[in-house]
Molecule: small-subunit ribosomal RNA
Organism: uncultured Gammaproteobacteria bacterium
RNA sequence: AGAGUUUGAUCCUGGCUCAGAUUGAACGCUGGCGGCAUGCCUAACACAUGCAAGUCGAACGGCAGACAGUGGUAGCAAUACCAUGGGUGGCGAGUGGCGGACGGGUGAGUAAUGCGUAGGAAUCUACCUCAGAGUGGGGGAUAACCUCGGGAAACUCGGGCUAAUACCGCAUAGUCCUACGGGAGAAAGCGGGGGACCUUCGGGCCUCGCACUUUAGGAUGGGCCUACGUCCGAUUAGCUAGUUGGUGGGGUAAUGGCCUACCAAGGCGAUGAUCGGUAGCUGGUCUGAGAGGAUGAUCAGCCACACUGGGACUGAGACACGGCCCAGACUCCUACGGGAGGCAGCAGUGGGGAAUAUUGCACAAUGGGCGAAAGCCUGAUGCAGCAAUGCCGCGUGAGUGAAGAAGGCCUUCGGGUUGUAAAGCUCUUUUAGUCGGGAGCGAAAUAGCAUCGGUUAAGAACCGGCGGGAUCUGACGGUACCUGAAGAAUAAGCACCGGCUAACUCCGUGCCAGCAGCCGCGGUAAUACAGAGGGUGCAAGCGUUAAUCGGAAUUACUGGGCGUAAAGGGCGCGUAGGUGGUUGAUUAAGUCUGAUGUGAAAUCCCUGGGCUUAACCUGGGAAGUGCAGUCGAAACUGGCUGAGCUUGAGUACUGGAGAGGGUGGUGGAAUUUCCGGUGUAGCGGUGAAAUGCGUAGAGAUCGGAAGGAACACCAGAGGCGAAGGCGGCUACCUGGACGAUACACUGACACUGAGGCGCGAAAGCGUGGGGAGCAAACAGGAUUAGAUACCCUGGUAGUCCACGCUGUAAACGAUGAGAACUAGAUGUUGGUCGUCAACUCCGAUCAGUAUCGAAGCUAACGCAAUAAGUUCUCCGCCUGGGGAGUACGGUCGCAAGACUAAAACUCAAAGGAAUUGACGGGGGCCCGCACAAGCGGUGGAGCAUGUGGUUUAAUUCGAAGCAACGCGAAGAACCUUACCUGGCCUUGACAUCUCCGGAAUCCUGCAGAGAUGCGGGAGUGCCUUCGGGAAUCGGAAGACAGGUGCUGCAUGGCUGUCGUCAGCUCGUGUCGUGAGAUGUUGGGUUAAGUCCCGCAACGAGCGCAACCCUUGUCCUUAGUUGCCAGCAUUAAGUUGGGCACUCUAAGGAGACUGCCGGUGAUAAACCGGAGGAAGGUGGGGAUGACGUCAAGUCCUCAUGGCCUUUAUGUCCAGGGCUACACACGUGCUACAAUGGACGGUACAGAGGGAAGCGAAGACCGCGAGGUGGAGCCAAUCCCAAAAAGCCGUUCUCAGUCCGGAUUGGAGUCUGCAACUCGACUCCAUGAAGUUGGAAUCGCUAGUAAUCGCGGAUCAGCACGCCGCGGUGAAUACGUUCCCGGGCCUUGUACACACCGCCCGUCACACCAUGGGAGUGGGUUGCUACCAGAAGCAGGUAGCUAACCGCAAGGAGGCCGCCUACCAAGGUAGUGGUUCGUGACUGGGGUGAAGUCGUAACAAGGUAGCCGUAGGGGAACCUGCGGCUG
Repeated sequence: AGAGUUUGAUCCUGGCUCAGAUUGAACGCUGGCGGCAUGCCUAACACAUGCAAGUCGAACGGCAGACAGUGGUAGCAAUACCAUGGGUGGCGAGUGGCGGACGGGUGAGUAAUGCGUAGGAAUCUACCUCAGAGUGGGGGAUAACCUCGGGAAACUCGGGCUAAUACCGCAUAGUCCUACGGGAGAAAGCGGGGGACCUUCGGGCCUCGCACUUUAGGAUGGGCCUACGUCCGAUUAGCUAGUUGGUGGGGUAAUGGCCUACCAAGGCGAUGAUCGGUAGCUGGUCUGAGAGGAUGAUCAGCCACACUGGGACUGAGACACGGCCCAGACUCCUACGGGAGGCAGCAGUGGGGAAUAUUGCACAAUGGGCGAAAGCCUGAUGCAGCAAUGCCGCGUGAGUGAAGAAGGCCUUCGGGUUGUAAAGCUCUUUUAGUCGGGAGCGAAAUAGCAUCGGUUAAGAACCGGCGGGAUCUGACGGUACCUGAAGAAUAAGCACCGGCUAACUCCGUGCCAGCAGCCGCGGUAAUACAGAGGGUGCAAGCGUUAAUCGGAAUUACUGGGCGUAAAGGGCGCGUAGGUGGUUGAUUAAGUCUGAUGUGAAAUCCCUGGGCUUAACCUGGGAAGUGCAGUCGAAACUGGCUGAGCUUGAGUACUGGAGAGGGUGGUGGAAUUUCCGGUGUAGCGGUGAAAUGCGUAGAGAUCGGAAGGAACACCAGAGGCGAAGGCGGCUACCUGGACGAUACACUGACACUGAGGCGCGAAAGCGUGGGGAGCAAACAGGAUUAGAUACCCUGGUAGUCCACGCUGUAAACGAUGAGAACUAGAUGUUGGUCGUCAACUCCGAUCAGUAUCGAAGCUAACGCAAUAAGUUCUCCGCCUGGGGAGUACGGUCGCAAGACUAAAACUCAAAGGAAUUGACGGGGGCCCGCACAAGCGGUGGAGCAUGUGGUUUAAUUCGAAGCAACGCGAAGAACCUUACCUGGCCUUGACAUCUCCGGAAUCCUGCAGAGAUGCGGGAGUGCCUUCGGGAAUCGGAAGACAGGUGCUGCAUGGCUGUCGUCAGCUCGUGUCGUGAGAUGUUGGGUUAAGUCCCGCAACGAGCGCAACCCUUGUCCUUAGUUGCCAGCAUUAAGUUGGGCACUCUAAGGAGACUGCCGGUGAUAAACCGGAGGAAGGUGGGGAUGACGUCAAGUCCUCAUGGCCUUUAUGUCCAGGGCUACACACGUGCUACAAUGGACGGUACAGAGGGAAGCGAAGACCGCGAGGUGGAGCCAAUCCCAAAAAGCCGUUCUCAGUCCGGAUUGGAGUCUGCAACUCGACUCCAUGAAGUUGGAAUCGCUAGUAAUCGCGGAUCAGCACGCCGCGGUGAAUACGUUCCCGGGCCUUGUACACACCGCCCGUCACACCAUGGGAGUGGGUUGCUACCAGAAGCAGGUAGCUAACCGCAAGGAGGCCGCCUACCAAGGUAGUGGUUCGUGACUGGGGUGAAGUCGUAACAAGGUAGCCGUAGGGGAACCUGCGGCUG
């Protein structure tokens, strides 16, 4: 510090996710040791048991129990028992004092009576400390105790004694109050010691210490007040009657409505009152670079609480955790009358929960209470126990060791890896365990003892010191630590290995099982599941889950945005608020400087120290960014004073422009209707029609009338207005802007603007008018599969007016308002100035409105003085998509609805701009037998052949639009053959290896359908080093063979197709953030990305073309089997001869837009011409770019993987591939006279031939063919007859002398074999068919059409296929249309790319949610009333020791009753809020496959969208207005 994820790719926006750190954690697997920490986050739920607050005998009366003493009894004694005894040490219970307000726990409540920070004045403070003064003299009671009762108990009543540092007066002091006269109003003793003196012998007295009283300070700790800070919600906007203030009074330690009476009517609130929800606050903790965000365990400060609610008492302090009273709930005891209790103290139990420990030891230390002290108490605390809960440290060994062992795993079978790892050898001993040491460092002092000093009259006592006195005290603990011996001995797991993210292979599985943080893996070769081997990371832990911060600049103060991604309010006026020109003076609020106080300690940081180190502990420093008061400064902001200023703003005068607004009047054109005339059959409407109108006279035309609405031309990117919006003319009323003037007036009066107020298209609503045209709804006609639409004919609201409401639009420049600054160019509107005599010009300037463009900005597109540039001020708004601008609530509205505005749930995207493709019922250019123009076909018939379907035991398999279908198959009777039925074989029909035997081989019998089985016979080879070997056959066992079994979606190779279309790319450069672009586009031209020109491109490659073959002309060479002009010869180039010609087959020539003219840009090129056998690629062929279709083929071959192995292999026989209601493709033959039949007759080319072609003649047969065999291994012989053609004859338009299917009969040939199932021949038979519907195919010249010939395969089988020649046309105006293709451009929501994408209803399943008659809880108000415990206060009957009083009585007190206040509770009523549930119901979301349509994306086939209204199964349609996205 970033990364993954939207796309085919890119940039951006934007969310989701990950890597980090952390935790009082939990869970899973695992687990050696130690140190230091931490440990109910949930039920403030309920609690058994024990302990957690006592102490003082030096305050007191005393003495139950204990000990000593004394006496007695028993006993030898030890000892036991009894009595006595306050004598000592002490002490149960009691009186009294101090402490139980601390310490410990918890976080329920509390949003301020709290906390934090900083201040303040009207206050209290036991014990402690300092100082002053004092402690005199009296009195009356009462517990304990004794005793009488009551009660189950808890407890309690009466009577009788007694003490005090308990209680009460008196005196005096200081103090307090005061009207200045006065008044109120303290105390207590106890202990130690003692020389003199006194004594009732107790003591007095003195002294010391403690205690007590009072006063004034201090310290400490509280109480109160103020300011600021302190969570969320406005879908909580108004709250408040003791409320705000005053006066008098009361009350308190003290201020105060704290309380009360009276008076006034205030107080709080948009800077968020009130209400609702949540929450203890802080130092700190976690995270973060920081700012921040989250949090408030342990430790520390504060607060609150103690079963729930209320209350006071005591006290210095409480309204009191282990006190009291009352009420309530709960639990326990009970004799039923009544009582007892409060773990949110420490342990512990139940319960809850994912989850959190021992009913331990000790007061040795630290601290607390009491005490003079010893000491006692102390679940505070110190320790131990449990838990890997966390942090830190250590260990599980070290060295050597290659035969790179075995085993595992992988393998290309060679090996690699685990791996120096192990074993082995040599060492070490931390840790654990074991033996021993262990008052040894530290945790240590008090106390009593000793000694010194002070105090005192004084030894003593008391106080202080002892550094250099001695002694004693340890829960932890026989612990830390130390030493010894032996021995590698006692000790490694967890997660991960597709990318992010370090780490890879095999096997299993087969969209299953499963994984997953995100993207995503899994459908037979999974580095992603599961296992294994190996590896990576961390390590006594490792992972997962949960949670917080970070990354996230993803709430942006630091530090974001708003034209199109989410986001500018529809527009204005204006309140609060915010901001504000210029020159002085002043102030010091903000601001700045210095010092001061505070910011507790701990923590964090720095630097030292101590535990062997670290964690941990500890000293010092720094920091604590804050707050407060204070000394100063005065630039800036603010305040004040006004003293100003004029440039901002406004005013005045003046001028012109304008669809600015309102009201009234008025005009012509047009539509419609009505009246009348002329006139006759149609009109109207559409893609085409129909509905409709019209002979009752329409439409057309002329004249007249009525009525409503809108204003052609002018008209413009023009003008005006804040926006919406505004358009005939004219009058009146009226708003605003602009220019100029002189610098005439005012002198900052300004900008923005939350709330608020106003305006606000269209549609819509209300009332009343009006109504020509248009036109939602509606009706009819069409279209259509349907057509609730588009089209047509009608037509009502509405559109218009007046008044009122509504308040929304794509209300858009998708761009808030204001101000300043920042190159230019051009057009236009309204002014003014200059120049000019004047105008048109020209120049300048102000205000608008447009286009282009520099810098700059922007993700890009683009914006660019009218900014989206550079800045300032203010307002509004945004924070992933969907749910949803929806629900609920509220406000507004007559309604429709508007405004405000969520959540659950769900997805990993949604989106912007641009790029490359593809596509379009977008555009432009161009090409092609693409159309057109022609010729001939197919589709109809019969047959052949292939396919589908069906059938079958099997009808083997593949091919599937073009680009499957006379295709693989260049040839299924057996074989082929892969299929079926049946019968056999199992190392196999075939290959290699090992062993044994035999040469091989040939002939043959029987059984069987055959395979096969059982036999018989012939034969004895070749080489040799004599061991054997080669070839071959048979047998045995096992390695293995075999598979036309699967996967063409694992593959190679080959092939088809677009397409012989003209394209496809690269290097360098340049442009762009980038994908990419440029080049390759453009202007011409071409068959062509062919060439030329231009050009930020310049070059190059694969394609095109050419090179190759063939054909067309000529030449050279060569002449046999070819040829024959001339010579000879013959039946015949037959022969001699010849090689001129033809021909053959080798090599050359030739054609290049080369030449001429024209056009073109002086180019490329095109057009025409000449010459030439051939002319612009001469004709034909071969040749197929980058790629597309997961195209085809595992059944040609090869091949990975899988499957099979007495079978899915092999052999054999028979059958099937040839089936047949049917459908399709490709062909053949025809339908006839351009023909059929018969007779005669002519002319090819290219091929094939030895298991072959097979001549001629002869013979047989009607014929197919047979017999026979010349010649030929082929320019020699044969196949071989070419046919159409030509010459004759006949048929005469008919189902025929056309046509030949089908069937019957008889044959031929091939072949082991023609039944299933061959071809051909002859005789007989003689079907359909008379030119073929919709539709569709081929062909542009030696082509179509037509005619025959040959070949491959092949025993035989050809209408198919591949070749060959013969005869030999017609047409092309042209590119509008159909199809395909190329280039450019445009739109796109497509990229699996239009066979794309995608919307809504309906049906089904699941999920969350709204409404809902209601219903059940919680909580909290209000109103009226009842009730009123305990308690304080007040009143009052009664009673009463101290004090006063001679007495009566008083002061004071106690108890009862009453009153006021008041908690819980109750009754009646009414609300708010929240949670659950609810028949039914609404929409929403998700879901592999459903139904109906096709709304959107292309002009998406009616351009889309926005608002509104109506309609419709649904997407939607239509009307009105608006927008261009």